The RNA shown here (c-di-GMP-I-GGC riboswitch aptamer) has 87 nucleotides and comes from a Woeseiaceae bacterium. The coordinates come from a structure-prediction model, not an experiment, and the mean pLDDT is 88. It was read from a public genome assembly, where an Rfam model found it. The organism belongs to Woeseiaceae, within Bacteria.
C1' cells in the first nucleotide's frame, strides 16, 4: 500500500416508540438494534422520494409537471480515519 480474521479494543444504529422541526419527503434529540469495516464526511454523476413555491390543465372536486427540498443506511465517485491475523 492492498486487504478485512469465527481476533481484540472501540464505534455507528434499521424497524418501531416518545419528543421536537418541517407543507411533505425527511432531519434532529431520547429510547431501541436490523444490520454496518467507513452505516465518518462531501449532493459531483446516476437513481429514488417529496412538491411548499412556480407552472400547465381544469373550473371549484381536483389532476399533472417542476428541486431550489431530501436520501451519504440506493449505486458510483471524491476525501479522511480506528484496529492488525493471513496475503
Nucleotide at each position: 500500500c492492498u486487504c478485512g480474521a469465527c481476533a481484540a479494543a472501540g464505534g455507528c444504529a434499521u424497524a418501531c416508540c416518545c419528543g421536537c422541526c418541517g407543507a411533505a419527503a425527511g432531519a434532529c434529540g431520547g429510547g431501541g438494534a436490523c444490520g454496518c469495516a467507513a452505516a465518518a464526511c462531501c449532493a459531483c454523476c446516476g437513481a429514488u422520494c417529496u412538491a411548499a413555491g412556480g407552472g400547465a390543465c381544469a373550473g371549484c372536486g381536483g389532476u399533472c409537471c417542476u428541486a431550489u427540498g431530501a436520501u451519504a443506511g440506493c449505486g458510483g465517485g471524491g476525501c479522511u480515519a480506528c484496529c492488525g491475523a493471513a496475503g